A computed fold for a 541-nucleotide part of an RNA from a Clostridia bacterium, annotated as large-subunit ribosomal RNA, domain I.
Its Rfam family is "Bacterial large subunit ribosomal RNA".
The sequence was found in a public genome assembly.
The coordinates come from a structure-prediction model, not an experiment, and the mean pLDDT is 84.
[in-house]
Context: one part of a larger RNA
RNA sequence: CGUAGGGCGGAUGCCUUGGCACUAAGAGCCGAAGAAAGACGUGACAAGCUGCGAAAAGCUGCGGGGAGGGGCAAAUACCCAUAGAUCCGCAGAUGUCUGAAUGGGGAAACCCACGUGGGAAGCCCCCACGUAUUCAUGCAUGAAUCCAUAGUGUAUGGAGGGGAACCCGGGGAACUGAAACAUCUAAGUACCCGGAGGAAAAGAAAGAAACAUCGAUUCCCGGAGUAGCGGCGAGCGAAACGGGAGGAGGCCAAACCGGAAUGCGAGCAUUCCGGGGUUCGGACCGCAAAAACUGAUUCUGCAAAUCUAAUGGAAAGGUUCUGGGAAGGCCUGCCAGAGAGGGUGAAAGCCCCGUACAUGAAAGAGGAGCAGACAGAGCGGGAUCCAGAGUACCACGAGACACGAGAAACCUUGUGGGAAGAAGCGGGGACCACCCCGUAAGCCUGAAUACUGCUUAGUGACCGAUAGCGCAUAGUACUGUGAAGGAAAGGUGAAAAGGACCCCGGGAGGGGAGUGAAAGAGAACCUGAAACCCUGCGUUU
Numbered sequence: 001c002g003u004a005g006g007g008c009g010g011a012u013g014c015c016u017u018g019g020c021a022c023u024a025a026g027a028g029c030c031g032a033a034g035a036a037a038g039a040c041g042u043g044a045c046a047a048g049c050u051g052c053g054a055a056a057a058g059c060u061g062c063g064g065g066g067a068g069g070g071g072c073a074a075a076u077a078c079c080c081a082u083a084g085a086u087c088c089g090c091a092g093a094u095g096u097c098u099g100a101a102u103g104g105g106g107a108a109a110c111c112c113a114c115g116u117g118g119g120a121a122g123c124c125c126c127c128a129c130g131u132a133u134u135c136a137u138g139c140a141u142g143a144a145u146c147c148a149u150a151g152u153g154u155a156u157g158g159a160g161g162g163g164a165a166c167c168c169g170g171g172g173a174a175c176u177g178a179a180a181c182a183u184c185u186a187a188g189u190a191c192c193c194g195g196a197g198g199a200a201a202a203g204a205a206a207g208a209a210a211c212a213u214c215g216a217u218u219c220c221c222g223g224a225g226u227a228g229c230g231g232c233g234a235g236c237g238a239a240a241c242g243g244g245a246g247g248a249g250g251c252c253a254a255a256c257c258g259g260a261a262u263g264c265g266a267g268c269a270u271u272c273c274g275g276g277g278u279u280c281g282g283a284c285c286g287c288a289a290a291a292a293c294u295g296a297u298u299c300u301g302c303a304a305a306u307c308u309a310a311u312g313g314a315a316a317g318g319u320u321c322u323g324g325g326a327a328g329g330c331c332u333g334c335c336a337g338a339g340a341g342g343g344u345g346a347a348a349g350c351c352c353c354g355u356a357c358a359u360g361a362a363a364g365a366g367g368a369g370c371a372g373a374c375a376g377a378g379c380g381g382g383a384u385c386c387a388g389a390g391u392a393c394c395a396c397g398a399g400a401c402a403c404g405a406g407a408a409a410c411c412u413u414g415u416g417g418g419a420a421g422a423a424g425c426g427g428g429g430a431c432c433a434c435c436c437c438g439u440a441a442g443c444c445u446g447a448a449u450a451c452u453g454c455u456u457a458g459u460g461a462c463c464g465a466u467a468g469c470g471c472a473u474a475g476u477a478c479u480g481u482g483a484a485g486g487a488a489a490g491g492u493g494a495a496a497a498g499g500a501c502c503c504c505g506g507g508a509g510g511g512g513a514g515u516g517a518a519a520g521a522g523a524a525c526c527u528g529a530a531a532c533c534c535u536g537c538g539u540u541u
Base pairs, nucleotide, nucleotide: 001538002537003536004535005534006533007532013526014491015490018463019462020460021459022458023457024456025455026454027452028451029162030161037098038097039096040053041052042051044076048072049071059092060091061090062089063088064087068080069079070078103112104111105110113131114130115129116128117127118126119125133159134158135157136156137155138154139153140152141151166197167195168194169193170192171191177184181231207214208213218245219244220243221242222241228236229235249444250443251442252388256275257274258273259272260271261270262269263268264267281386282385283384284381285380286379287378293376294375295374298373299372300371301370302369306365307364308363310359311358312357316332317331318330319329321328333350334349335339341353342352343351393417394416395415396414397413398412399411403429424439425438426437427436428435478485479484498525501512502511503510504509
């Protein structure tokens, strides 16, 4: 070196309990009535996981179900169960300690109290309840300081913390790109903080337009990579309008009327409450007169579907074929509103679970819809009154608008100035005129939209154990003072039938025997590649 047989090793093939990406429905907040997350307990024996909480793998009621059951998880013991257990659903009880943690403290899961009540209760002891802070409201009390106020106490109600992504707001980078770099870009992104909800935000024109009109907001398709912006570089990038989804509009302030309180002695002012009223304006005056109608809106009651256990559910046999095994072959049938799928010793429509279809709730959820209450709800006139002020607007400085100061409007506002009063005021991209549109300086508003930690059903020219989530489970083992980082690890067999007994050996291990289809399937267990190691034989320096 070749060849043969072994060992080691764990590739490959096959498999899948687990993942990944989605679809359709549902659900979308939990928490001082103590959450999320935990600690410690809890079993006949109990280390881990799961469940549960000193009433502790459980207690009670109601419903389902019908023969076994005491979780993963075998064995032993002891129990439970047709007087209906285990199990499943709904509702309830209990629920240690930590944690916003809330009686005080604290190095979380511990320490120490006070008040009231109870236990035969005087001391101990035990049990129950209360005792944090802050905000709002009421009441009481009450300093310097006379009235008062600050403060204090107390009662009632709220808040506090958590949550994957989604949402709004307050702050807000750099790398990078510009082939360097400073305006610019990245980007109002990442990140930090505050806040809300099942969605959030926005929203009923001081609008958009253009001489014609439209008529809240939001989202999608187009308009359009257009108009524009831009060291006119890199890049950034609309809107009107058209088409669609959805569709919904309301309430105050004021004028005016009535009442109450307060301030200095009768007048005036202010504040509060009720009515009135809301932009097709209103008050006011006149007419009419209580309804038609409207109501997602507010309240109450009733309530369908549906959901949370379940139930019924068709139809095949034979075979002296092969085989360990029939679901395969052969022969002869059957059902089908069911030939989706999974399992069964191999490859089953008719064996099992199911599937199509049909049915079902004591209890809870749900709330299509119905009823009632309640609220709104008429026409005309045009004299007077009202219609959101440190606001509009202006100057300066910024921000935001696709728009980088530009001819730079519109929107927001830090500083200063500072109106008008509907014959008013704002806008129509400097500005002016004409014309047109609208009515700021108050508030609310469903749907169409975003997201998926969660539930149910399902899908895949997605993965198949170095893949697929980091995890076939594990945020474990381990690392780090800490923030944090973070694995590896699947497969006997149809069934344990997991090898009684004998032999060698201290054992490990092996040889027989036995089981099995197979043991070269023996737990270091399917298949069992290569590297590497050993042995026999051949060849060779």